[in-house]
Context: one part of a larger RNA
RNA sequence: AGCUAACGGUGGAUCCCUAGGCACACAGAGGCGAAGAAGGACGUAGCAACCGACGAAACGCUCCGGGGAGCAGGAAGCAUGCUUUGAGCCGGAGGUCUCCGAAUGGGGCAACCCCUAGUACGGUCGGCUGAAUCCAUAGGCCGACGCGAGUGAACUCGGCGAACUGAAACAUCUUAGUAGCCGAAGGAAAAGAAAGCAAAAGCGAUUCCCCCAGUAGCGGCGAGCGAAAAGGGAACAGCCUAAACCUUGUUCUUACGAGAACAGGGGGUCGUGGGACGACCAUCAGAGACUGGAGAAGUUAGACGAAGUUGUUGAAAGCAACACCAGAGAAGGUAAAAGUCCUGUAGUCGAAAAUGAAACCAGCUCGGUCGUAUCCCGAGUAGCUCGGGUCUCGUGAAACCCCGAGUGAAUCCGCCUCGACCACGAGGUAAGGCUAAAUACUCCUGUGUGACCGAUAGCGAACCAGUACCGCGAGGGAAAAGUGAAAAGAACCCCAGUAAGGGGAGUGAAAAAGAACGUGAAACCGUUAGCUU
Numbered sequence: 001a002g003c004u005a006a007c008g009g010u011g012g013a014u015c016c017c018u019a020g021g022c023a024c025a026c027a028g029a030g031g032c033g034a035a036g037a038a039g040g041a042c043g044u045a046g047c048a049a050c051c052g053a054c055g056a057a058a059c060g061c062u063c064c065g066g067g068g069a070g071c072a073g074g075a076a077g078c079a080u081g082c083u084u085u086g087a088g089c090c091g092g093a094g095g096u097c098u099c100c101g102a103a104u105g106g107g108g109c110a111a112c113c114c115c116u117a118g119u120a121c122g123g124u125c126g127g128c129u130g131a132a133u134c135c136a137u138a139g140g141c142c143g144a145c146g147c148g149a150g151u152g153a154a155c156u157c158g159g160c161g162a163a164c165u166g167a168a169a170c171a172u173c174u175u176a177g178u179a180g181c182c183g184a185a186g187g188a189a190a191a192g193a194a195a196g197c198a199a200a201a202g203c204g205a206u207u208c209c210c211c212c213a214g215u216a217g218c219g220g221c222g223a224g225c226g227a228a229a230a231g232g233g234a235a236c237a238g239c240c241u242a243a244a245c246c247u248u249g250u251u252c253u254u255a256c257g258a259g260a261a262c263a264g265g266g267g268g269u270c271g272u273g274g275g276a277c278g279a280c281c282a283u284c285a286g287a288g289a290c291u292g293g294a295g296a297a298g299u300u301a302g303a304c305g306a307a308g309u310u311g312u313u314g315a316a317a318g319c320a321a322c323a324c325c326a327g328a329g330a331a332g333g334u335a336a337a338a339g340u341c342c343u344g345u346a347g348u349c350g351a352a353a354a355u356g357a358a359a360c361c362a363g364c365u366c367g368g369u370c371g372u373a374u375c376c377c378g379a380g381u382a383g384c385u386c387g388g389g390u391c392u393c394g395u396g397a398a399a400c401c402c403c404g405a406g407u408g409a410a411u412c413c414g415c416c417u418c419g420a421c422c423a424c425g426a427g428g429u430a431a432g433g434c435u436a437a438a439u440a441c442u443c444c445u446g447u448g449u450g451a452c453c454g455a456u457a458g459c460g461a462a463c464c465a466g467u468a469c470c471g472c473g474a475g476g477g478a479a480a481a482g483u484g485a486a487a488a489g490a491a492c493c494c495c496a497g498u499a500a501g502g503g504g505a506g507u508g509a510a511a512a513a514g515a516a517c518g519u520g521a522a523a524c525c526g527u528u529a530g531c532u533u
Base pairs, nucleotide, nucleotide: 001532002531003530004529005528006527007526008525009524015518016482020453021452022450023449024448025447026446027445028444029442030441031151032150039100040099041098042055043054044053046078047077050074051073052059061094062093063092064091065090066089070082071081072080105114106113107112115118121148122147123145124144125143126142127141128140129139155186156184157183158182159181160180166173170220196203197202207234208233209232210231217225218224238434239433240432241378245266246265247264248263249262250261251260252259253258271412273377274376275375276374277371278370279369280368281367286366287365288364290363291362292361293360298355299354300353302349303348304347308322309321310320311319312318323340324339325329331343332342333341383407384406385405386404387403388402389401393419414429415428416427417426418425469476470475489517492504493503494502495501
């Protein structure tokens, strides 16, 4: 030095465990904010660094409920107190709530500075003024208004809008109207009551799912892209205006008959065309998504809640013996494996206060027939031309829909569509608006579940983690759980440097559980013994 064996050290795998995660379902909630949010800074305790809580009324104040013996957070200790005259704790309603932050009196290098101590700015409404330019308009000034702003995970709608990539290169094309940025809103949003689909038969708003169908189509006819109707389901709901006509008010014009403009009321709302207009008939039942009243269930604390002992053991819930309950044998805990020990579970009950819908009551709104002459039926609109966009449609035979520029109709004997265009036929009624449900999502709350993970896993984060640390910055981003049933956490003695560490003693079931603490694999380092050189 090597090999073998035993015993150690080191190390932290494995096993066990779970305080944390992950996914889904159902229910709730879907916002908060100038009455100052989200997010922070700084403070607040007798001793107080951190986390949490709170705000100069600062580990807390008041009231109303619950609850019933301890309490002064995590977190021990000392000190001092509180509490059956009901504390601490839980729920509801209030009060307080520094400074920064939309931050809003002015400034500023956020949490600071300054002053005359302030709705800063925008918007709406009202009033007064008032140009070029006559009327006017723009603008200015004053007043009123708690109207806005900012923030928040995804979902929604809209505006702007890539590239890598694919096409085995690449340009049309694709990726993709995706990512990203911006705007706006809601608990959903958007869409929505046919100027629709269809096809010689019919359907009857919208949305979503299945199917149609990888079909019809589009496509350097390459790569690739890719419908719709019909059919089956979910859910169902329809309405209001403009105009004609009648009328009120104000102003203007006037030939004094009236007319015009603006504002308001009635009327009216449709495609077997409707309405105005004229004539006639009905008027109270029903419906409603609107307004008010009333305010249940539920939610936000809780309460009651059956039935077992002995032996064994360090400890019983295991085993043994003999019992019991069950509308409760879900689960968790308790020194080991508990229906009957604890918390609970089944079942039953419960709110002073806040919140909370449908039904209910009241209000409000909502009729029909016939007739034909006249009138009305949404204009710089439809259509057309040019240039674009969107649909499965890449300009194509390219309709339909949308945008820009130009041009520019008709009013029911009208107009649009049915994939160039024409005829016939069919469907519809544009150029105003509203509309629940079925649908999408989950930052968040509650409950439950898992052929989900179990500390190199599961969220990056089970642990004081978006921390330590890195970066000028945008940003990147860890490691790290386990004594024991209970601290009973080792009094006292010895070695030693009043160290580290160790040996006794003691505790404990166990200390080969001693805090570098469950188990304690391997690499690696030793000690002893044997063998080999």
Molecule: large-subunit ribosomal RNA, domain I
Organism: filamentous cyanobacterium ESFC-1